[in-house]
RNA sequence: AGAGUUUGAUCCUAGCUCAGGAUGAACGCUGGCGGCGUGGAUAAGGCAUGCAAGUCGAACGACUCUUCGGAGUAGUGGCAAACGGGGUAGUAACAGGUAGGAACAUACCCAGAAGACAGGGACAGCCCAUCGAAAGGUGGAUUAAUACCUGAUAGUCUCGCAAGAGUAAAGCUCAGGCGCUUCUGGAAUGGCCUGCCCGGUAUCAGCUAGUUGGUAAGGUAAUGGCUUACCAAGGCUAUGACGCCUAGGGGGGGUGAGAGCCCGAUCCCCACCAUUGGGACUGAGACACGGCCCAAACACCUACGGGUGGCUGCAGUCGAGAAUCUUCCGCAAUGCACGAAAGUGUGACGGAGCGACGCCGCGUGAUGGAUGAAGCAUUUCGGUGUGUAAACAUCUUUUAUAGGGGAGGAAAUUUUUGACGUUACCUUAUGAAUAAGGGGCUCCUAAUCUCGUGCCAGCAGGAGCGGUAAUACGAGAGCCCCGAGCGUUAUCCGGAAUUAUUGGGCGUAAAGGGUGCGUAGGUGGUUGUAUUAGUCGUAGGUUAAAGACCGAUGCUUAACAUCGGGAAGGCCUACGAAACGGUACGACUAGAGGACGACAGAGGCAUAUGGAACUCAUGGUGUAGGGGUGAAAUCCGUUGAUAUCAUGGGGAACACCAAAGGCGAAGGCAAUAUGCUAGGUCGCGCCUGACACUGAGGCACGAAACCCUGGGUAGCGAAUGGGAUUAGAUACCCCAGUAGUCCAGGGCCUAAACGAUGCAGAUUAACCUUUCGGAGUAUCGACCCUCUGAGAGGUGUAGCUAACGCGUUAAAUCUGCCGCCUGGGAAGUACGGUCGCAAGACUAAAACUCAAAGGAAUAGACGGGGACUCGCACAAGCGGUGGAUCAUGUGGUUUAAUUCGACGAUAAGCGAAAAACCUUACCAAGACUAGAAAUUCAAGCGACAGGUUCCAGAAACGGAACUCUUCUUCGGACGCUUGAACAGGUGAUGCAUGGCCGUCGUCAGCUCGUGGUUUGAACUGUACCGUUAAGUCGGUUAACGAGCGCGACCCUCAUCGUAUGUUUUAUAUGUCAUACGAGACUGCCCCCUCUUUGCGCACGAAGUGCGCAGGGAUCAGCGGUUAGUGAGUAGAGAUUAGAUUUUUCUAAUCCCUGAACACUGAUCCCUAAUCUCUGUGUUCGCUUCGCGAACAAGGAGGGGGGAGGAAGGUGAGGACGACGCCAGGUCAGCAUGUCCCUUGAUGUCUUGGGCUACACACGUGAUACAAUGGGUGGUACAACAGGUCGCAACGGAGUAAUCCCGAGCCAAUCCUUAUAAAGCCAUCCUUAGUUCGGAUUGAGGUCUGCAACUCGACCUCAUGAAGUUGGAAUCGCUAGUAAUCGCAGGUCAGCACACUGCGGUGAAUACGUUCUCGAGUCUUGUACUCACCGCCCGUCAAGUCAAGGGAGCCGGGGGUACCCGAAGUCUGCGCAGUUCGCGUGGCCGAAGGUAAACUUGGUGACAGGGACUAAGUCGUAACAAGGCACGGCUAGCGGAAGCUGGUCGUG
Repeated sequence: AGAGUUUGAUCCUAGCUCAGGAUGAACGCUGGCGGCGUGGAUAAGGCAUGCAAGUCGAACGACUCUUCGGAGUAGUGGCAAACGGGGUAGUAACAGGUAGGAACAUACCCAGAAGACAGGGACAGCCCAUCGAAAGGUGGAUUAAUACCUGAUAGUCUCGCAAGAGUAAAGCUCAGGCGCUUCUGGAAUGGCCUGCCCGGUAUCAGCUAGUUGGUAAGGUAAUGGCUUACCAAGGCUAUGACGCCUAGGGGGGGUGAGAGCCCGAUCCCCACCAUUGGGACUGAGACACGGCCCAAACACCUACGGGUGGCUGCAGUCGAGAAUCUUCCGCAAUGCACGAAAGUGUGACGGAGCGACGCCGCGUGAUGGAUGAAGCAUUUCGGUGUGUAAACAUCUUUUAUAGGGGAGGAAAUUUUUGACGUUACCUUAUGAAUAAGGGGCUCCUAAUCUCGUGCCAGCAGGAGCGGUAAUACGAGAGCCCCGAGCGUUAUCCGGAAUUAUUGGGCGUAAAGGGUGCGUAGGUGGUUGUAUUAGUCGUAGGUUAAAGACCGAUGCUUAACAUCGGGAAGGCCUACGAAACGGUACGACUAGAGGACGACAGAGGCAUAUGGAACUCAUGGUGUAGGGGUGAAAUCCGUUGAUAUCAUGGGGAACACCAAAGGCGAAGGCAAUAUGCUAGGUCGCGCCUGACACUGAGGCACGAAACCCUGGGUAGCGAAUGGGAUUAGAUACCCCAGUAGUCCAGGGCCUAAACGAUGCAGAUUAACCUUUCGGAGUAUCGACCCUCUGAGAGGUGUAGCUAACGCGUUAAAUCUGCCGCCUGGGAAGUACGGUCGCAAGACUAAAACUCAAAGGAAUAGACGGGGACUCGCACAAGCGGUGGAUCAUGUGGUUUAAUUCGACGAUAAGCGAAAAACCUUACCAAGACUAGAAAUUCAAGCGACAGGUUCCAGAAACGGAACUCUUCUUCGGACGCUUGAACAGGUGAUGCAUGGCCGUCGUCAGCUCGUGGUUUGAACUGUACCGUUAAGUCGGUUAACGAGCGCGACCCUCAUCGUAUGUUUUAUAUGUCAUACGAGACUGCCCCCUCUUUGCGCACGAAGUGCGCAGGGAUCAGCGGUUAGUGAGUAGAGAUUAGAUUUUUCUAAUCCCUGAACACUGAUCCCUAAUCUCUGUGUUCGCUUCGCGAACAAGGAGGGGGGAGGAAGGUGAGGACGACGCCAGGUCAGCAUGUCCCUUGAUGUCUUGGGCUACACACGUGAUACAAUGGGUGGUACAACAGGUCGCAACGGAGUAAUCCCGAGCCAAUCCUUAUAAAGCCAUCCUUAGUUCGGAUUGAGGUCUGCAACUCGACCUCAUGAAGUUGGAAUCGCUAGUAAUCGCAGGUCAGCACACUGCGGUGAAUACGUUCUCGAGUCUUGUACUCACCGCCCGUCAAGUCAAGGGAGCCGGGGGUACCCGAAGUCUGCGCAGUUCGCGUGGCCGAAGGUAAACUUGGUGACAGGGACUAAGUCGUAACAAGGCACGGCUAGCGGAAGCUGGUCGUG
């Protein structure tokens, strides 16, 4: 520390079981010693007998004895008897444990203070009298005290504020002392109170009247409802009151790693009890185990009047029980009581006895010893084991027995004192001497063989063994484990993480509440200050001892005992800390809520409205059907349906939109409109400031069905009726149809109320879809795009999960709270309670029973699941079988026997390639017994064997006679007889086997190595696509290879060549034969299909460019017009002046006219360009993509065709049969294990019979039913094969079978063999039971053979049956096939319609794969794996068991009410009074009685369900689409599973 067990296998879940330890144990087998412990757990049942509490004469009197010292007896008195000892009934409690507290008491002990004076009268005993059976009393007289009383005294006593009042004593004496009274204090003990801790049950939820509190009084040692009166109405309870059940509690004990769980023997502490119940008295202390009173039960004594008793003390006894000891010794030790002491008492105690009951220790010998003895067991016959074990030799003496010695425990000061104790211990002697068993051996679990048995007997803790080879039963041998023990049973802990705090779970395994709101409770954001009952630390106190642990010590060791040490944890006290938690006071805003602005929606309620469909009514048209089904029928319709039109009425539900969509807490919600109303989301960041999360109880809601009341009712439709189906059909299908479905109101409260997944919060990859918001960008706006919030879905990473799967909407990782689970069934049942009108719901067991039930996944098998493919499987054809007769085989029947085997396919003309005898195995009869045949040994013989003949007989067998008298290498061989080992068996088991065979199936499958995937079983490979006859091949691919199968290799046939040449033929030759070789294969050509590449073409689309057209825009330019500005300028004209030769120039002025040109603006027209948009383009371009066609090349496979060729796509056929399946067949072909028989044989021989029977049924064949034929005549063509115990020609005889003769042939020679038949030619028959058909029968023959009667074949003549093409159904065959025709061979003396071969003639059809059958691959479902011939459900019938109900009956328990009322305390009254008292009332009061309820048991007719039980009945519900998908809830119905309706789930 784990293991076994659910499965074909796997993983998981889950229970059961085991291995360990323990006990106050018991039982079985066995048993030597010692030490230390321990021993009435059941009947707290009853007890005989003895003992267990006395002591003091130094308190007192009397009496007796006396050695005169004293001793003793009963009584008065004192102390003790309240301890010690026993038991665990009661008690769930201040009983106990622990830690505290205040209002108390205390005899004996210690310390201190004070005192002790004076009197008195009694009562026992004794004596007298007397009653009584006894126990025991009554009366009188007398008496002492440390007995009793009175008075005095009185403080540090009591009461009282004080004043004051009150209360005491005892003496004895050995002269040392011991006592007495009061008070104070101590020690120790006890009473009382409190906090915390200390079982189960809620199927016990409310309890309580002295109850809770107060006041007063009483009572007590003392507080207090402890008691009484009065007053108030409180007190306890979900943190479990009250009730019920159980139980003494603790220190401790067992187990466990621990946490825990279980227990409370022995020892210690506490409590309680003392026959049951009640009660007080005495006393310091009791309401008293060995005291008293009363009552009750029981027992005893009795003179019947009345008394006595209490082992749960030590022994002992009875009883009950699985079970538990001596009527022991002693006070020597330790302790207790009394006493001044000596001492006395002490069943406390110290010891001994009994019990392997437990723990510990020791022993039953040690060493040597192989020929590995004998015996036993086993065996492969060689051996092996027991086994150094024994024998034998040497040695030792623990133990045992006997003898001797001999303690400590004894302390005290001297003496005395030991039950144990003839002890322990030491020593001597004897002698291996006195001493080994129990359980187990299939696995768990250490250890195996043989025999017996034969699902019997039995084993077993679980799984499971046993049906003829049992390592599992019983025995033997061997081995394993432990050992004075070993096993079993019971109980506890552990393993069990299987109640999980440590340390589990809840999608599908058991398990999330149907849903929400919310109370108590639990939990709780950021920050500050203060505080500190939680928390942490330090110190102190306590937690008895013993026990446990550690270390020492003492018994020889150990167990055991003694001494020392130290905790842990708990409680209390004090001090300290302040992080966390709590509390208080503040602050904050991220949680939560509110405001504001928007938004979506079958969210809810109410009212109104609408159209389609349906149905009804009325009317019209119209005529014979309609409707319904797998097919029908019931049904409707000529009184006019269905159909159709119109009008009107009615109720219910809302098509399309519509979606994996939306809303709601869930249930649920869908026409439209309006009103009222709840919730949600987003935005903003305005307000509040933790207000939060969860939520036991509680409250509310809660599909459908169902219930009540009242309406309503078109359709649908439980029940019901009818029709079908069916073996039945209380169903599925059909026709009707009531409740119901609808509305209003009220109940019910359940569902597969499901996401089979509680609510809330946080964190953790992505991608896609969708609904509703927001923001950004864009836009006139929207769409689009990006981001973001809230929902609803899909895929998926990490992670999780037993797997399936889940995966930001978790089943991931964390947190808080709630609910729930703990194997299956019984059972969501019974009982009880609550609710309900009911139905029923909620809550919720046990006895009993099983070793499983279950989840997920895997391989198969199966499916009245799916897809694909194949096969003479169907279809298309040809011919048959099934009808007839016969042959043959089988069943059945019969029989003396009809030998046996084979029984769907895969038995049945099969074993059997030949049943007259033989065969032959069967039957009858007669015989033999080492055997008919074989081997060996021993003895004998040498004719006993063989041959011939005869006798008896059915033969075998037997007998007789004759004949023959073996060979030899001299070892023997051969033959026979006798004896012994043995033979023999077609007797059984084919389910003990080998070998061989059938079948699926010549179907294409079946596996392995390495690698990979998976927790694993397993998977992959072998899947997919194409292809094939093929898992054949190709491509792809976590697979790569390989094996067995397929194919090929082998044989036959078809073509050719070569070689050879027995035969053929006259030779040659080579038809032919044999051998070798060639040839075909993936070869060649063409076409089709697919694919890849290239080329270039066409088309389409998109984009773009270009062109064109149009529109728009922009810009520029030219021109026109016009305006403005330059500008009223230049210029013209005129005048004047000057200069000048003229010309002219210059200047000024005037006048009117008035530009050019430029610029700018506006407008018009034109043009060009650019941009953009739109459209467009046979005849434009480019790019990309797509597509099509053609061409070329390459590749692939198949299909079609062709050439060549004898043969073409596997050329045809055969042999060859994978892994496996059917416990297929064969023990009777052979072989073989085991069993069986072996002298009246299951062996062997013989004769005869049978296998051949014959109302019948089936299989396989033959022949036919006729004219595609039959008869007759003629005529043609084969192949395989066989032959000397043979085939037999020619010739002859006979109608023929056949016979006679016998050539030839050991075979290419001769023969069978012939005319092979069908065919062809000719002719007759002419449709009929016939010139078809030939059965049957009669007669006569032939052949084989010892023998043809049962029971052969053939021939001739005669006879001439059924049968006229065959019902349902069913078989074969795809080409040289079917069909048809004959021939040969094997077997064989004879016998072929069978079988195996051979050749002749020689077809039809296949569209196709829907269906039938079978097979293969993939996939799907499964509750199957013995695998669908599977599994499995319920009633009924039989038996057993446990529990519940039950008219009742019989008990137990606790209380209540009332009646009665003992003892006794308290109290009233009376009497007596010196005291003790006496009498009589009252309150309370045990037992008892009565009554009604409650509760808990026992029993109980009967009825109901449950569980279990090799082969009972009825059905077939479920698992496959389980043949009507299943299931949940609900309602009705039904022999039963179940069916049907409504609604819900998919499991």